[in-house]
Context: one part of a larger RNA
RNA sequence: GGACGAACGCUGGCGGCGUGCCUAACACAUGCAAGUCGAGCGAUAUGGAGGUUGGAUGUUAGAGGUUAGAGGUUUGAAUAGAAGAAAUUCCUACGGAAUUUCAACAAGUAUCCAACUUCUAAUUUCCAACAUCUAACCUCUAUAUAGCGGCGGACGGGUGAGUAACACGUGGGUAACCUGCCCUUGAGAGGGGGAUAACAGGUCGAAAGGCCUGCUAAUACCGCAUAACGCUAAGAAGCUGCAUGGCGUCUUAGCCAAAGGUUAAUUCCGCUCAAAGAUGGGCCCGCGGCCCAUUAGCUAGUUGGUGAGGUAACGGCUCACCAAGGCGACGAUGGGUAGCCGAUCUGAGAGGAUGACCGGCCACAUUGGAACUGAGACACGGUCCAGACUCCUACGGGAGGCAGCAGUGGGGAAUAUUGCGCAAUGGGGGAAACCCUGACGCAGCAACGCCGCGUGGAGGAAGAAGGCCUUCGGGUCGUAAACUCCUGUCUUUUGGGACGAAAGGAUGACGGUACCAAAGGAGGAAGCCACGGCUAACUACGUGCCAGCAGCCGCGGUAAUACGUAGGUGGCAAGCGUUGUCC
Numbered sequence: 001g002g003a004c005g006a007a008c009g010c011u012g013g014c015g016g017c018g019u020g021c022c023u024a025a026c027a028c029a030u031g032c033a034a035g036u037c038g039a040g041c042g043a044u045a046u047g048g049a050g051g052u053u054g055g056a057u058g059u060u061a062g063a064g065g066u067u068a069g070a071g072g073u074u075u076g077a078a079u080a081g082a083a084g085a086a087a088u089u090c091c092u093a094c095g096g097a098a099u100u101u102c103a104a105c106a107a108g109u110a111u112c113c114a115a116c117u118u119c120u121a122a123u124u125u126c127c128a129a130c131a132u133c134u135a136a137c138c139u140c141u142a143u144a145u146a147g148c149g150g151c152g153g154a155c156g157g158g159u160g161a162g163u164a165a166c167a168c169g170u171g172g173g174u175a176a177c178c179u180g181c182c183c184u185u186g187a188g189a190g191g192g193g194g195a196u197a198a199c200a201g202g203u204c205g206a207a208a209g210g211c212c213u214g215c216u217a218a219u220a221c222c223g224c225a226u227a228a229c230g231c232u233a234a235g236a237a238g239c240u241g242c243a244u245g246g247c248g249u250c251u252u253a254g255c256c257a258a259a260g261g262u263u264a265a266u267u268c269c270g271c272u273c274a275a276a277g278a279u280g281g282g283c284c285c286g287c288g289g290c291c292c293a294u295u296a297g298c299u300a301g302u303u304g305g306u307g308a309g310g311u312a313a314c315g316g317c318u319c320a321c322c323a324a325g326g327c328g329a330c331g332a333u334g335g336g337u338a339g340c341c342g343a344u345c346u347g348a349g350a351g352g353a354u355g356a357c358c359g360g361c362c363a364c365a366u367u368g369g370a371a372c373u374g375a376g377a378c379a380c381g382g383u384c385c386a387g388a389c390u391c392c393u394a395c396g397g398g399a400g401g402c403a404g405c406a407g408u409g410g411g412g413a414a415u416a417u418u419g420c421g422c423a424a425u426g427g428g429g430g431a432a433a434c435c436c437u438g439a440c441g442c443a444g445c446a447a448c449g450c451c452g453c454g455u456g457g458a459g460g461a462a463g464a465a466g467g468c469c470u471u472c473g474g475g476u477c478g479u480a481a482a483c484u485c486c487u488g489u490c491u492u493u494u495g496g497g498a499c500g501a502a503a504g505g506a507u508g509a510c511g512g513u514a515c516c517a518a519a520g521g522a523g524g525a526a527g528c529c530a531c532g533g534c535u536a537a538c539u540a541c542g543u544g545c546c547a548g549c550a551g552c553c554g555c556g557g558u559a560a561u562a563c564g565u566a567g568g569u570g571g572c573a574a575g576c577g578u579u580g581u582c583c
Stems, first nucleotide, its partner, number of pairs: 001583004006579005013453006019446002021411001026409003030406003035151003040148002043145018062126013081105001084102008158364003168288007177281002182277001184275005190224001192222002199214006230255007238247003260269002290336003297327003302324008339361004343354004366387005389400004417443001419442003425439001426437004456486004466477004490524001492519005500510001527572005532553003538567005548555002
């Protein structure tokens, strides 16, 4: 001099872009950070639409029954009165009386009964239509809730504890391997079966959570069939490699698959098998990069072989047997430290130092261990066991894991908001609409860094006043101020107002932001350090080896340009100094 994830002191106007727990991989309240699919499936609840059946109520119309009332008609019978006629009997024999029969009339009558019929009222039955309500069932539809099932929770995000290692970087190998979703191509998809959650009932428990019985579905599960250019084994010509071998044709034997859904769609979305690709990964090897020799010997699955097991795959990876090897001053073993790299800082370079942000790889997810599922994990927000810790408890038993985003306590010299949005980019699910996304996009805080801008410009001397110095003449602050004339960046107010949005329309958190226009007024915006030499910048007063300064040399003991203050000056400037670390 440069640099910084910086801190501290004094000071502080604005904007853009970045950056922001380096310490306790310490402990964490609270919220959110991984879901989605009803076009795989069966339920439950609620709502809507439609249909079928039933019920209730009301209205209307019809038919029937019963009861009551009124009327009418018809027929018949009875009762009452009765002129008259006839017969018989009797007598007082003119005549009269009694009985019986017939019978006009009364009478087309009165009353009553019966039947039929009409009307009214009540009640009831049946049937139909309409309206309302309601129950059950069915169909369609919407929403919600768990459940079965599928895909995704192995990505994305965090941290650097461990690791001196094929962890990383670089260059190779795999004739020793795997690869869901994706692209391309070919073939197939026939026919059956048994369950189980949900649900219902019962039951245990404080809870967490179980147990028993019963019912049911599927793209869940299990057989059968189909079987090649697939797999396995054996054999036989051929070609080929340095090699364990590889390729390839044929023959034989054996083996392996499936799922449907929705629709306007045999055309959409899927399923099964195979081939090849792409992507991602596993394994192996050469070389390379820390310190300590006051660490010199280390090693028994150790080194190799045979065989077996295991793996997607080679291999002591594991095991049995055999041999006695293997590593080491070119530093084994042990110890210390440490994630590695692209890069970053510095330097003319060589080199040295660093590994924050961004990108690649690795490792880890409270500590230790283990496997399950799966194409992929020995899995941060999955499971099991053990430990420590915290919490709940009915004391029997349970629950939890911020090194995700915010945030809290603690530690520390020190490091931010419990913000907005899925509008963009990207990711998961879905046929899609869409849902989810603390990734991400933004905003907030911090001069923490870099960059840019401003704090005014021009004129203005009797060189005001005032401060300081003075040889008392003056000098200096100083065109500085005042004052005059301007300007309007930033700022303030008002108005307009985006790009980012893709594809014609719609869709913007940021944001009424950036930006533009108008208006106002120099108004609201300068400090810090130094001034003995190194090192740019000097005098006065105070102090008197005191108080103090100091990076080094060194200042201070009565005229201190080195302490303190003032004036002046120098440097840098929204910063300036100090401290720390690296070159």
Model confidence (mean pLDDT): 80 of 100.
The part of an RNA shown here (small-subunit ribosomal RNA, 5' domain) has 583 nucleotides and comes from an uncultured bacterium.